Overview
Predicted 3D model of an 87-nucleotide RNA (c-di-GMP-I riboswitch aptamer) from a Candidatus Schekmanbacteria bacterium. The sequence was found by an Rfam model in a public genome assembly. The source organism's lineage runs through Bacteria, Bacteria candidate phyla and Candidatus Schekmaniibacteriota. Its mean pLDDT, the model's own confidence on a scale to 100, is 85.
[in-house]
C1' cells in the first nucleotide's frame, strides 16, 4: 500500500423524542436523549427523495398544478481523509 473484519482494544457518531433558536417550508443549530452506525468523517459530483418563499400557469372564498435558486451525506453511487486487528 491493498484486501478482509469489528472477534478485542482505545475510542468516536448520534436516529426518534423533548426544550431553546433560526426557517415559508423542507429542514437546520445547541443542550439532554440513544436507535443504530466500521466510515452514520468530509465533499451537493452522478442519481433519487423532500419542500415551494418567489416565479408561472387556471381559478377568484378556501385554496389547487407545476418548476429549486433550498433542502437530505442516517437513500444510493462516487471522490478525499481515516483508528485498530487479520491472513
Nucleotide at each position: 500500500c491493498a484486501c478482509u473484519g469489528a472477534a478485542a482494544a482505545a475510542g468516536g457518531c448520534a436516529a426518534a423524542c423533548u426544550c431553546a433558536g433560526c426557517g415559508a417550508a423542507a429542514g437546520c443549530u445547541g443542550a439532554g436523549g440513544a436507535c443504530g452506525c466500521a466510515a452514520a468523517g468530509c465533499c451537493g459530483c452522478g442519481a433519487g427523495c423532500c419542500u415551494a418563499c418567489g416565479u408561472c400557469g387556471a381559478g377568484a372564498c378556501c385554496g389547487c398544478g407545476a418548476u429549486a435558486u433550498g433542502g437530505c451525506a442516517g437513500c444510493c453511487g462516487g471522490g478525499c481523509c481515516g483508528c485498530c486487528a487479520g491472513g